[in-house]
RNA sequence: AUCCCUGUGGCGCAGCGGAUAGCGCACUGGACUUGUAAUCCAGAGGCCGUGCGUUCGAAUUGCACCAGGGAUA
Numbered sequence: 001a002u003c004c005c006u007g008u009g010g011c012g013c014a015g016c017g018g019a020u021a022g023c024g025c026a027c028u029g030g031a032c033u034u035g036u037a038a039u040c041c042a043g044a045g046g047c048c049g050u051g052c053g054u055u056c057g058a059a060u061u062g063c064a065c066c067a068g069g070g071a072u073a
Stems, first nucleotide, its partner, number of pairs: 001072007010025004018056001027043005049065005
């Protein structure tokens, strides 16, 4: 320098162009227990790496850029 993959709550991941963006762990409150753990119930927390486009409608599509990883020279 060129090409490829990845970027979604604190962490790990899902997510046909149309749902209120979900799941597990973690966290908070409650129930249960003599108490802790486990279990059960409830809750909070993201606007999807950034910007601009395409579209009636974008996490999903296009371009550019940023960050991490890889391949080639």